[in-house]
RNA sequence: AGGUUAUCAAGAGUGAACGAGAGCACUGGCUCAAUGACUUCACAGCAACCUGCCCCGUGGGUAAGGUGCUCCUUCCAGCAAAGCUUGCUUUGAAUGAUAACGA
Numbered sequence: 001a002g003g004u005u006a007u008c009a010a011g012a013g014u015g016a017a018c019g020a021g022a023g024c025a026c027u028g029g030c031u032c033a034a035u036g037a038c039u040u041c042a043c044a045g046c047a048a049c050c051u052g053c054c055c056c057g058u059g060g061g062u063a064a065g066g067u068g069c070u071c072c073u074u075c076c077a078g079c080a081a082a083g084c085u086u087g088c089u090u091u092g093a094a095u096g097a098u099a100a101c102g103a
Stems, first nucleotide, its partner, number of pairs: 003101006013043005021032003026078004044070003049066003052062004079092006
């Protein structure tokens, strides 16, 4: 790398550097972007998966450590099923992301 399990409509931004595309790839839509996006760095914050600690009820709390995250639901749709008003709604999958485990 691939695998297993869990979660993914909540939450949380400023500064500096760079300078043109970015939201993984494709198609359609939508959105962000020279009033500087994306990325990187610093600081700050959010969350609570693992460790630690506290109460101890196997549940709750805390946020010190390991990660992660801080436009748009994984930005929406693409596949399948059901429903009806037949082009929409809902659900599920797939893809992806994160954590823990494991080899």
The RNA shown here (SAM riboswitch aptamer (S box leader)) has 103 nucleotides and comes from Lentibacillus sp. JNUCC-1. NCBI's taxonomy places the organism under Bacteria, Bacillota, Caryophanales, Bacillaceae, Lentibacillus.